[in-house]
RNA sequence: GCUAGAAAAAGGCAACUUAAGGGAAACCUUAAUACGCAAAACCACCGGCCUAUUGACAAUUAAUCGUCUACGGCAGCGGAGUUACCGAG
Numbered sequence: 001g002c003u004a005g006a007a008a009a010a011g012g013c014a015a016c017u018u019a020a021g022g023g024a025a026a027c028c029u030u031a032a033u034a035c036g037c038a039a040a041a042c043c044a045c046c047g048g049c050c051u052a053u054u055g056a057c058a059a060u061u062a063a064u065c066g067u068c069u070a071c072g073g074c075a076g077c078g079g080a081g082u083u084a085c086c087g088a089g
Base pairs, nucleotide, nucleotide: 002089003088005086012037013036017032018031019030020029021028022027035076041082042081045079046078047077048074049073050072055068056067057066059064
């Protein structure tokens, strides 16, 4: 450096839920917990998914409501990229 993660050791992360805080929402942060994870580490470049403050269009009776829209998110959906622990071959 490459291959795979069978065994071992040191450890690591943390779904759901609950509480507090942030946010229009999706969702995020912190604490507890532990469904799972060998990249469940980083990164929205490609695809996908979620949301719709704003904006556009339409309806309407002012208010309101419907459709579309990412500049907002999801890395624990897949791919690309970057980095990394342990031992084995």
This is a predicted structure of an 89-nucleotide RNA (c-di-GMP-I riboswitch aptamer) from Psychromonas arctica DSM 14288. Its mean pLDDT, the model's own confidence on a scale to 100, is 86. Of the family's consensus pairs, 95% are formed in the model. Its Rfam family is "c-di-GMP-I riboswitch aptamer". About the family: GEMM was predicted in a large-scale screen for bacterial structured RNA regulatory elements. Lineage of the source: Bacteria > Pseudomonadati > Gammaproteobacteria > Psychromonadaceae > Psychromonas arctica.